[in-house]
RNA sequence: GGAGUCGGACGGGUCAGCGCUGCGGGCUUUUGCCCGGAGAGGAAAGUCCGGGCUCCAUAGGGCAGAACGCUGGGUAACGCCCAGGGGGAGCGAUCCCCGGCAAGUGCAACAGAAAGCAGACCGCCCGCGUCCCUUGGCGGGAUGCGCGGCAAGGGUGAAACGGUGGGGUAAGAGCCCACCGGUUGCCGUGGCGACACGGCAAGCCAGGUAAACCCCGUUCGGAGCAAAACCAAAUAGGAGAGCUACAGCCCGGCCCGGGCUGCUCUCGGGUAGGUUGCUUGAGGCCGCGAGUAAUCACGGUCCUAGAGGAAUGCUGACCUCUCCCCCCGGUUCGGUUUCGGCCGGCCUGGGCGGGAUGACAGAACCCGGCUUACAGUCCGGCUCCCAUU
RNA sequence: GUGGGUGUAGCUCAACAGGUUAGAGCACUGGGUUGUGGCCCCAGAGGCUGUGGGUUCGAGUCCCAUCACUCACCCCA
Numbered sequence: 001g002g003a004g005u006c007g008g009a010c011g012g013g014u015c016a017g018c019g020c021u022g023c024g025g026g027c028u029u030u031u032g033c034c035c036g037g038a039g040a041g042g043a044a045a046g047u048c049c050g051g052g053c054u055c056c057a058u059a060g061g062g063c064a065g066a067a068c069g070c071u072g073g074g075u076a077a078c079g080c081c082c083a084g085g086g087g088g089a090g091c092g093a094u095c096c097c098c099g100g101c102a103a104g105u106g107c108a109a110c111a112g113a114a115a116g117c118a119g120a121c122c123g124c125c126c127g128c129g130u131c132c133c134u135u136g137g138c139g140g141g142a143u144g145c146g147c148g149g150c151a152a153g154g155g156u157g158a159a160a161c162g163g164u165g166g167g168g169u170a171a172g173a174g175c176c177c178a179c180c181g182g183u184u185g186c187c188g189u190g191g192c193g194a195c196a197c198g199g200c201a202a203g204c205c206a207g208g209u210a211a212a213c214c215c216c217g218u219u220c221g222g223a224g225c226a227a228a229a230c231c232a233a234a235u236a237g238g239a240g241a242g243c244u245a246c247a248g249c250c251c252g253g254c255c256c257g258g259g260c261u262g263c264u265c266u267c268g269g270g271u272a273g274g275u276u277g278c279u280u281g282a283g284g285c286c287g288c289g290a291g292u293a294a295u296c297a298c299g300g301u302c303c304u305a306g307a308g309g310a311a312u313g314c315u316g317a318c319c320u321c322u323c324c325c326c327c328c329g330g331u332u333c334g335g336u337u338u339c340g341g342c343c344g345g346c347c348u349g350g351g352c353g354g355g356a357u358g359a360c361a362g363a364a365c366c367c368g369g370c371u372u373a374c375a376g377u378c379c380g381g382c383u384c385c386c387a388u389u
Numbered sequence: 390g391u392g393g394g395u396g397u398a399g400c401u402c403a404a405c406a407g408g409u410u411a412g413a414g415c416a417c418u419g420g421g422u423u424g425u426g427g428c429c430c431c432a433g434a435g436g437c438u439g440u441g442g443g444u445u446c447g448a449g450u451c452c453c454a455u456c457a458c459u460c461a462c463c464c465c466a
Stems, first nucleotide, its partner, number of pairs: 001385010012319007020039002023036005041360001045371002048369005053224004060256004065220005070084005085098005099215002104213002106209002121154002123150003126146008162180006181205002183202008228276004238267006247261004268465003283302005289296002322356004326351005332345005390462007399415004408446001417433005439455005
């Protein structure tokens, strides 16, 4: 210098003018006016998880269902985070995946002989028969048959029941043996553990799929701020149909248990008001300590939107970021030359020069995460390659 | 805002528990029939199943993310 990977921060600034929504103060009967101060995000988003909060039993027992799934830790909790283990990709930094198919059941189109404790098309071999060659002997070749043997080779497939060598055999095969690989069981060592390493034994060789049913383990009661409480207003506390106490609702899957006495559907009618919940919170910042880290303890300090169809905006000036054009240089390469230069390209520096542009996106009860979107800028760690010292 | 549901041809719907090249009706195009048109008969075209990843040998179907559309919510109760 180039290529890459991981993490963090920011995401226009200043001034002026005109507005918008709350709050405090003053004036004001009401209405409103004046002054002061405050006013979106890293994702406020998707609503995919977890929790707080509120109501329904202080949330009870069982079944069903759902989610999660290596180990240890963090946390209010999590499907999140940190550290580690194993496997895979990459030269590497780094990234991706994670219980069990050796518990049972199921599935695998087409092709193929055969798709799970399988099977024989070509093939190899044996037996019998026929024909031909040779006949010195036996044999060689072709072909047919056998509910014959075999699974080494070919071929099919996404996938075909370990690999190499030897023995063995009519031909073959873990059929047997040696070595290698894998699996399972037992033992030892290290580790909290996942697991790693070593030894012994068993021919055990067991395929894939659980984002198939399922098994094992852990967790989960339901609804959601349109929760919920109070005040006020209006109408028709109306009509029809159905179900009834062995019922229905609370309790939105079912049973038990508890409570209540009507419940469900359709039609019709009414109101589109106010207050609380509502923002001080698992809160931010700084320091110090524990811990590899996530995180936690302690101390100090700060208060930072609370609207309710929904405010947080617009305009101008200057600056700034990025891009394009123009002008002035530097460097190197190519072409041309009358050796003065000229033209074009790569890289790069500058200009009170001109123009364009400024992403994704808008709080709605509140937090912790994840995921997705994002013009552009800055910072840091690490890896690889090239060059120089 | 909260809680549900659905995306397949131009339209309305299928595709059993993953299996070869996703079907049907209407509509469209061409031909036939008819004096002409319709009805009818024959043939054809039209889809990467909203989009992007993943699991699997294989995805319309299973899982995740994303986009679009749609339904319900108060009182008499």